[in-house]
Predicted 3D model of a 1497-nucleotide RNA (small-subunit ribosomal RNA) from an uncultured bacterium. The sequence is in RNAcentral, with records from ENA and SILVA. Rfam family: Bacterial small subunit ribosomal RNA. Rfam 15.1 lists 42,628 matches to the family in 10,626 species.
RNA sequence: AGAGUUUGAUCCUGGCUCAGGAUGAACGCUGGCGGCGCAUUUAAGACAUGCAAGUCGAACGGAAAUAAACGCUUAACAAGUUAACUAGUUUACUAGGAGAUGAGUUAUUGUUUAUUUUAGUGGCGGACGGGUGAGUAACACGCAGGCAAUCUGCCUUUCAGUGGGGAAUAACUAAAAGAAAUUUUAGCUAAUACCCCAUAAGACCACGCUAUGGCAUCAUAGAGAGGUCAAAGGAGUAAUCCGCUGAAAGAUGAGCCUACGUCUGAUUAGUUAGUUGGCGUGGUAAUGGCACACCAAGACGAUGAUCAGUAGCCGAGCUGAGAGGCUGGCCGGCCACAUUGGGACUGAGAUACGGCCCAAACUCCUACGGGAGGCAGCAGUUGGGAAUAUUGGACAAUGGAGGAAACUCUGAUCCAGUGACGCCGCGUGAAGGAAGAAGGUCUUCGGAUUGUAAACUUAUUUUGUCAGGGAAGAAUAAAAUGACAGUACCUGAAGAAAAAGGACCGGCAAACUACGUGCCAGCAGCCGCGGUAAUACGUAGGGUCCAAGCGUUAUCCGGAUUUACUGGGUGUAAAGGGCGAGUAGACGGCGUUACAAGUCAGAUGUGAAAACUUGGGGCUCAACCUCAAGACUGCAUCUGAAACUGUAAUGCUAGAGUGCAGGAGAGGAAAGUGGAAUUCCUAGUGUAGCGGUGAAAUGCGUAGAUAUUAGGAGGAACACCAGUGGCGAAGGCGACUUUCUGGACUGUAACUGACGUUGAGGCGCGAAAGUGUGGGGAGCAAACAGGAUUAGAUACCCUGGUAGUCCACACUGUAAACGAUGGAUACUAGGUGUAGGCACUAACGUGUCUGUGCCGGCGCUAACGCAAUAAGUAUCCCACCUGGGGAGUACGGCCGCAAGGUUGAAACUCAAAGGAAUUGACGGGGGCCCGCACAAGCGGAGGAACAUGUGGUUUAAUUCGAUGAUACGCGAGGAACCUUACCCAGGCUUAAAUUGCAGAUGAAUAUAGUGGAAACAUUAUAGCCUUCGGGCAUCUGUGAAGGUGCUGCAUGGUUGUCGUCAGCUCGUGCCGUGAGGUGUCGGCUUAAGUGCCAUAACGAGCGCAACCCUUAUUGAUAGUUACUAACAGGUUAAGCUGAGGACUCUAUCGAGACUGCCGUCGUAAGAUGCGAGGAAGGUGGGGAUGACGUCAAAUCAGCACGGCCCUUACGUCUGGGGCUACACACGUGUUACAAUGGGGGGUACAGAAGGUCGCUACCUGGCAACAGGAUGCUAAUCCCAAAAGCCUCUCUCAGUUCGGAUUGGAGUCUGCAACCCGACUCCAUGAAGCUGGAUUCGCUAGUAAUCGCGCAUCAGCCACGGCGCGGUGAAUACGUUCCCGGGCCUUGUACACACCGCCCGUCAAGCCAUGGGAGCCGGGGGUACCUGAAGUACGUAACCGCAAGGAGCGUCCUAGGGUAAAACUGGUGACUGGGGCUAAGUCGUAACAAGGUAGCC
Repeated sequence: AGAGUUUGAUCCUGGCUCAGGAUGAACGCUGGCGGCGCAUUUAAGACAUGCAAGUCGAACGGAAAUAAACGCUUAACAAGUUAACUAGUUUACUAGGAGAUGAGUUAUUGUUUAUUUUAGUGGCGGACGGGUGAGUAACACGCAGGCAAUCUGCCUUUCAGUGGGGAAUAACUAAAAGAAAUUUUAGCUAAUACCCCAUAAGACCACGCUAUGGCAUCAUAGAGAGGUCAAAGGAGUAAUCCGCUGAAAGAUGAGCCUACGUCUGAUUAGUUAGUUGGCGUGGUAAUGGCACACCAAGACGAUGAUCAGUAGCCGAGCUGAGAGGCUGGCCGGCCACAUUGGGACUGAGAUACGGCCCAAACUCCUACGGGAGGCAGCAGUUGGGAAUAUUGGACAAUGGAGGAAACUCUGAUCCAGUGACGCCGCGUGAAGGAAGAAGGUCUUCGGAUUGUAAACUUAUUUUGUCAGGGAAGAAUAAAAUGACAGUACCUGAAGAAAAAGGACCGGCAAACUACGUGCCAGCAGCCGCGGUAAUACGUAGGGUCCAAGCGUUAUCCGGAUUUACUGGGUGUAAAGGGCGAGUAGACGGCGUUACAAGUCAGAUGUGAAAACUUGGGGCUCAACCUCAAGACUGCAUCUGAAACUGUAAUGCUAGAGUGCAGGAGAGGAAAGUGGAAUUCCUAGUGUAGCGGUGAAAUGCGUAGAUAUUAGGAGGAACACCAGUGGCGAAGGCGACUUUCUGGACUGUAACUGACGUUGAGGCGCGAAAGUGUGGGGAGCAAACAGGAUUAGAUACCCUGGUAGUCCACACUGUAAACGAUGGAUACUAGGUGUAGGCACUAACGUGUCUGUGCCGGCGCUAACGCAAUAAGUAUCCCACCUGGGGAGUACGGCCGCAAGGUUGAAACUCAAAGGAAUUGACGGGGGCCCGCACAAGCGGAGGAACAUGUGGUUUAAUUCGAUGAUACGCGAGGAACCUUACCCAGGCUUAAAUUGCAGAUGAAUAUAGUGGAAACAUUAUAGCCUUCGGGCAUCUGUGAAGGUGCUGCAUGGUUGUCGUCAGCUCGUGCCGUGAGGUGUCGGCUUAAGUGCCAUAACGAGCGCAACCCUUAUUGAUAGUUACUAACAGGUUAAGCUGAGGACUCUAUCGAGACUGCCGUCGUAAGAUGCGAGGAAGGUGGGGAUGACGUCAAAUCAGCACGGCCCUUACGUCUGGGGCUACACACGUGUUACAAUGGGGGGUACAGAAGGUCGCUACCUGGCAACAGGAUGCUAAUCCCAAAAGCCUCUCUCAGUUCGGAUUGGAGUCUGCAACCCGACUCCAUGAAGCUGGAUUCGCUAGUAAUCGCGCAUCAGCCACGGCGCGGUGAAUACGUUCCCGGGCCUUGUACACACCGCCCGUCAAGCCAUGGGAGCCGGGGGUACCUGAAGUACGUAACCGCAAGGAGCGUCCUAGGGUAAAACUGGUGACUGGGGCUAAGUCGUAACAAGGUAGCC
């Protein structure tokens, strides 16, 4: 930075589409790690569960627990003491031991004290923090200001104070109601809870005074006197600390007001009664109609009020070069809201998300009486949705609430979890490695590619895994304190180990092949791919681009200068109003002075932070974080400048206007006058037609038309003059005269002194048609009627004819109202006409002003063109445009009597629609020219019969192809079998044929037999060679065959046609933005783009012509089989023979013709002449020869060939059948219809071919076809071998002595075979047909016509065909108007598949969106009336209270509910209107060419 797409191509206009960036995204495929961010855009739907706002016992009375002390009651245990009794033994002792007593311990209970916990009273906080964006178009937000009109808890500073007293109440106790929630009654009690009194520095209230200041109300300060107003305690041994009360100031926060800015719609134009203002009162912290009473009638609005729709606003974000455009998620500021609506209370602060009351909807509990609830807090559930996370951890940090503090609380916050949702970073390996492995893919089979890629070798280990260590974040005097987290980070170990996909590959746009599919399946952002060779579908290989992502979808900006301020346009592409005067507005001449609004400069304040830019710093880098600076283009204030704009004042005359003097004019209005013509009436003359058309008819006319003469009536229009002449703003204006009247122009320079230009709305004028009322009505003439035309003809043509056309007065308000060109001013080469003035001049003429035309330079323009009358260069103002269709339609509004006009959309649909120019093609356009194209002639076809081909039909098959000209006696130059491709039937499967390799075998074959239609099968007999290598043959296997199967639209080759027409191109130069043009056009000429001249062209190529063959004349050479003049021989005859080289002829080389000569015309080329000469005269005749190209022309069945298809058959062999069918239609031919003839007889003359499986002389037989003999000829030797003609006889106009079909009979020949299905001969039969409708074919001279002959194919032949040959041998051409075809130039075109084109409308079918529509169903907003909860305020006699006061009741307002009538808006609706779209529907043919009636408005 551009690209694709309108066309055959081009330039332009113009839309559509793409490449870029972005996202709170979603979806598809895929997915290794980390860091930093982000995460219900939808249902402001509904919510289970848990948590999210508490704290203070140092405010208070209690309660509970624990501990201690003391007292006491009871119970249990219990050391010790005492002891009945028992046993043993020796006095005494030892052992056991009931009972009694019992220090003490435990439990219980009471009091006191201490500690801890705490329901309640009380204080502070629940107005912060957190969420959401429903509402709101507004002082809601932003920015800048104001409050002399305000409040402010906690906090900071300062001053002062803290004295005395009182009455209650929760908790608690008791009783009661209820399912519960909860409530009631009685009683007790405390406070930093509540109340009263005192004090009053001070504050407040009201009063006047003084001073100062200011911005109007006023503010500040001072003194005076009057009234009102405070308080609470707690902790501590104490010091003291924390509180409390009044006041001042600050800070913070809040409230109110104002300028400016803030979406769309005018198909919303008028809105508003507390509305706008005033005065007073009330209310509020405070201003204010905020509220109320009274007064006035204002207020807002085209600079967009009101209404409707949509929307939280901003810092900022995305994009963009910028100006702009779009967005408002995360973060930050403000606002609003908390299920919906209303309300107040408390409080410093709320009209309060986790408070209260009421109403409504919903959910839950219930014992049916009543109650409870509000996740738009964090998680989470459900629903909706394309879609959005954990019912996690911690208060460690930051911050918040309470507290003296410890501390408690904190889903704020910090962290972790889920998600590639985004940004950033890293990795999935690195180096070496060619036998270029294998495999895959492609292949021309050689190879190429995947690809150093892999394998393999060497080294490494980021990330990951395992193990060891291990933070900062933590504050302090010191200690203690970490959710994250054993995380980040560091070290070690093993091992390439665990880690790549997605989209795309026709063009735009980087990247190509194969197979499959066959307008199918599918792709597609646009153009467009796909119908058998798809780089576009699907798969594979390969490649390209990105990469843990890649694509798709959605949305925004960009590209798009495609709304254009920067930065567009309006003659023809979309677009100038039909025209005028003029309002608001916008813009505005030359000086001087002032001001300072715009403008410019400086300063100050502000423009929050974050973001952005630049420079640093920190995480290994980056993203990210952070510091500094810049920027924030703005607003306000102050100071200054005065050029420009503006404002004010004052001058000027060049713009504009006025005056005076002139001439021109279809300018307008009214009245009057005139002649010509048409028609009608009257009268005369006059007679059969008139009229009309392409031709006719309708019509008029013997009741006298048309024609003609005279007179009259009436209406309309004004010949000549008349002119790209005049006038007018446009529409428009045309006989003459008069009256009234507008404007322009010229001259002059007396007057005014910027008075100007443009002009939205509004006002006026405005062709034709049309409308209303009243007149008028000759001609013309919609509608209508008739006649024609036509397939039809509701048309074009004709005959009539009514509205209308005319006048008056009203309306309508539109036109291709056009110069398709708005108005004004200034400037910018010329030339040439014309209209009206003026000046100079004797005149010619010159100059000048205003109009009106043409040509043309610069410049402009896409081009065409415009060009002083601009579409040039500039300025000002208005109008209008933004793809085509839908549509100037619908709905709504306004106007109109109506017709209708004006304003004027959307859904849907297309990728174009369009302008100018170019090349072609075409035209029922033009010009020039040619051709057997017409004309002039001759002979045919179309009618008949037959032959042949085709269509159709039929068939087992009637094989296939050719189908306007350019198929149809064509492929086929020869279908009985064969051919043969078709059908039926029977066989074979390496095959009917060619051939390589390997193996096996010895047969093949012949003869004979059997079966059979044959092929073939089968049986019998006979049956190899060899140099031993093998050959030959058969069989088996394999590689390879075969196919007239498909595609001529895959092809080669060949061919037809335009057309033997004169064209088709190139190089260089020049012109054009370009396609292209020029050359190649023009004039003359030619058969010809053949030449000459001219010329921005000069040359050249393929075609033309010539060169080639043949024919016409002639020369030379040669002379057999041809020829025979002379000589000789010779026959019935004959070049038969000798001989000759003269002639004919044969076949080789030449000559000749060139407009060369002459006359005339012409520059020349050339034309012309019954010119000359010449065999031939103007390319002598004929042939071969076919430019670039066209028809996807023909042929795959001549041949070749790509691809596809068949392989015991779509191959191949055989027998038979068919290609020969036959109601019919067409083409091409033959024979005829007769006397220019038929028949009989006689008689003459060719050329070119062919011939041994042949042609056959001649002879014989047969009526003949032919047969039997026989001769010559492998050919200038022999043969085939002429007819018409000529002579003569006959027929005499008939379906015949014409004509010969058809049929019967008898034969001949060919052939294996003539039934289907041959030809020929003879006898007999003797059809149609008497010259052919519309129409149509050939031919211009040795031609047509006519006559026969030959050949190829071939056994024969359906040949009357085809190709050749000669014989006889005409007529006509004035000419180019017309038909057909062609060439050149030009013109129009909406055609380019090119007129066999394009294309319009109705109808019919399907689909889609939409208007109307009896109605029906909603929605939001407003209005009126009724009712009216809670609640504030106000009022209040009865009740309660000692009182203050309360309860109750009432009033006002009001959410909600109800009723009613309108307006707006949406959905739906039988039916209905048009519209759009849709390969092959119907009817016509309106438009594009003169589109066949020029088209259009």